[in-house]
RNA sequence: CGCCCAUCCCCGGGGAGCCUGCUUUGGGCUGAGAGGGGCGGUUAGCAUCGCCCGACCCGUCGAACCUGAACCCGUUAGCACGGGCGGAGGGAGGGUUGGCCGGUUCCUC
Numbered sequence: 001c002g003c004c005c006a007u008c009c010c011c012g013g014g015g016a017g018c019c020u021g022c023u024u025u026g027g028g029c030u031g032a033g034a035g036g037g038g039c040g041g042u043u044a045g046c047a048u049c050g051c052c053c054g055a056c057c058c059g060u061c062g063a064a065c066c067u068g069a070a071c072c073c074g075u076u077a078g079c080a081c082g083g084g085c086g087g088a089g090g091g092a093g094g095g096u097u098g099g100c101c102g103g104u105u106c107c108u109c
Stems, first nucleotide, its partner, number of pairs: 001102002004099003008095003011059004017029004036053006065090003071084004
């Protein structure tokens, strides 16, 4: 000096489904996570939308997540799940410290 691995710090990316009761708090399933809290827009009120924070997952060794896709086959009450599409197209990183290995240079014997 380089590769790889790990630690820590900071930063960043992402999703929130299905069934069911009810008008009102809910209940059940899968899953790491199934929108927990605040503010604002909207509404008669819910719903819904935006922003911030939180939990969880993921950051190029990138199947976290998005697109194709209201996709195809099997399966399920449905989601989920298995296979395909498919290693297809996209997708969010810098620093510190330590370790291993290798290379180079200098000094001494």
The prediction has a mean pLDDT of 77. A computed fold for a 109-nucleotide RNA from a Pseudomonadota bacterium, annotated as TPP riboswitch aptamer (THI element).